[in-house]
Context: one part of a larger RNA
RNA sequence: GGCAUACGGUGGAUGCCUUGGCGUUAAGAGGCGAUGAAGGACGUGGCAGACUGCGCUAAGCUUCGGGGAGUCGUCAAACAGACUUAGAUCCGGAGAUUUCCGAAUGGGGAAACCUACCCUGGGUAAUGCCAGGGAAUCCCGCGUUGAAUACAUAGGCGCGGGAGGCUAACGGGGUGAACUGAGACAUCUUAGUAACCCUAGGAAGAGAAAGCAAUAGCGAUUUCCAAAGUAGCGGCGAGCGAAAUGGAAACAGCCCAAACCGGUGGUAUGUUAAAGCCCGAAAGCGUUGUAUCAUCGGGGUUGUGGGAUUUUGCCGGACACAGUUUCGGAUGUGUCGGAGAGUCAGAAAUCUAUUUCAUAGUCGAAGAAUCUGGAACGGUUCGCCAUAGAAGGUGCAAGCCCUGUAGGCGAAAUGAAAUAGACUCUCUGGGUAGAACACCCAAGUACCGCGGGACACGUGGAAUCCUGUGGGAAUCCGGGAAGACCAUUUCCUAAGGCUAAAUACUCCUUAACGACCGAUAGUGAACCAGUACCGUGAGGGAAAGGUGAAAAGUACUCCUGUGAGGAGAGUGAAAUAGUACCUGAAACCGUUUGUCU
Repeated sequence: GGCAUACGGUGGAUGCCUUGGCGUUAAGAGGCGAUGAAGGACGUGGCAGACUGCGCUAAGCUUCGGGGAGUCGUCAAACAGACUUAGAUCCGGAGAUUUCCGAAUGGGGAAACCUACCCUGGGUAAUGCCAGGGAAUCCCGCGUUGAAUACAUAGGCGCGGGAGGCUAACGGGGUGAACUGAGACAUCUUAGUAACCCUAGGAAGAGAAAGCAAUAGCGAUUUCCAAAGUAGCGGCGAGCGAAAUGGAAACAGCCCAAACCGGUGGUAUGUUAAAGCCCGAAAGCGUUGUAUCAUCGGGGUUGUGGGAUUUUGCCGGACACAGUUUCGGAUGUGUCGGAGAGUCAGAAAUCUAUUUCAUAGUCGAAGAAUCUGGAACGGUUCGCCAUAGAAGGUGCAAGCCCUGUAGGCGAAAUGAAAUAGACUCUCUGGGUAGAACACCCAAGUACCGCGGGACACGUGGAAUCCUGUGGGAAUCCGGGAAGACCAUUUCCUAAGGCUAAAUACUCCUUAACGACCGAUAGUGAACCAGUACCGUGAGGGAAAGGUGAAAAGUACUCCUGUGAGGAGAGUGAAAUAGUACCUGAAACCGUUUGUCU
């Protein structure tokens, strides 16, 4: 030195564990913010480094409930000092306080700092000083003042209201790639994706046919299953890719513009007292009237076309009031009565009561002995409960020890939902049938040319939808569509608007589950992690869990540098469980013994 052997060191694999993750389901919630958010800075404890909480009232203050014996948060034990059955700590509801920065908003600024004005109050002999309040910008509305320039307008000033910023995904819209695929690449694809911007809601968007169909019919929208990888599109390459229809989920329908009537205001016209002032008769009035524009109220909303106007027939609760006056009629308005609906569309607030739910809680059955053991939850013997044998904990494996579980009960306060009432609105004030009339039925629109885009559809035979540009209709005997176009036939009624549910998502809360992970896994993060650290910065981004049932965490003695570390002793079931702590593999390093050279 090799090999073997036993015992160690080192190391931290493996096994076991789980405080943390991951996924799913069901409910809830779906926002916060100038009444100053999200996120921070700095403070705040008797001693106080960090975390947590809180804000000069600073691990807290008030009050209302719950609860019932200890308490003064965690790392983290002690000391000091307090509080508490006159109910503390703790849990929940409501409220108070809430420095400075931050949209940050008096001005400035290198965030958490600097600095100034006005009003009110305090203080001073007076100034300085202190406290409270106000004062950013934009938009809308109202009032007032008021140029060039007469009326006016712009502008100024004041008052009131709103906005601004943050936020995980989901929504709508605008702008809009490339790598890639096509085995190269240009049309094409990736993809209207990513990214950026605007903007909203708890959902959004869409939505009550100028629809779809096909000789039969359907009847708003949305989502799912099928139709179907079909019909089609496509350097007919790569690829892209419907719809009708059938089945399901959920269902809900409405309001305007116009014609016409009336009120108010502007402009033009206007005098003969004729036209006008609801009709008839009489009196009276007359910048009344007429035309047009604006605005308000009524009217009206459809495709068997509807409505307006005029007229006829039938049906219709009562009362009061009105116009220049009187009488009669007609008309309009209001009140009562009757009917219906509603704040989640079609108008819009709020309150009360009841019930249910949420935010603290509360009651809650039933086991002993003995054996082994450090410990009984194990074995044995004899019992018990069960609307409860889910689960977790307890010195080992517990239905009956503890927390719970099944099943009941419960709220002063705040919030949510449902129901009822108050309340509000609508109808009754019109409806229906017929006739006449030809007044209305959404215009730079439909449509057409050119250039683009969207439609599964790449210009194609290219309908349909959108529109940059140039032309440019009709009003129901009108107009659009049915995939060029024409005819016939059928369907529908554009150029205004609103609309729940079924659908999408989960930063967050609660409950529960898992042939999900178990510390190189599972979140990057089980641990004081978006930390340490790296980077000028945008940004990148770790490692790190386990003594024991209980600290009982080794009194005392000894070696030593009154080190490190160890030897006794003691604790403990165990110390080869000693805080470098469960188990403790391998590489690697030793010691013992044997053997070989």

Notes
Predicted 3D model of a 597-nucleotide part of an RNA (large-subunit ribosomal RNA, domain I) from Desulfobacterales bacterium S7086C20. Its mean pLDDT, the model's own confidence on a scale to 100, is 82. The full RNA is in RNAcentral, with records from ENA and SILVA.